RNA sequence: GGGGUCGUAGCUUAAUGGCUAAAGCACUGCUAUGGCAUAGCAGGGAGUGUGGGUUCAAAUCCCAUCGACUCCACCA
Numbered sequence: 001g002g003g004g005u006c007g008u009a010g011c012u013u014a015a016u017g018g019c020u021a022a023a024g025c026a027c028u029g030c031u032a033u034g035g036c037a038u039a040g041c042a043g044g045g046a047g048u049g050u051g052g053g054u055u056c057a058a059a060u061c062c063c064a065u066c067g068a069c070u071c072c073a074c075c076a
Stems, first nucleotide, its partner, number of pairs: 001072007010025004018056001027043006049065005
């Protein structure tokens, strides 16, 4: 320098171009217990790496860009 895969909540992952982006763990509160652990119930938290474009509608399609991993090439 060229190619490929990936980037969504604190963490791990879902989501066929169409319901207010879903779940587990974690976190907060309540109940049970003398207390802890644990269990049950309830609740808060992301607009999808960034910037554009297409579309009635984009996490999803297109372009650019940033980052991570990886392969190839080049130099030594």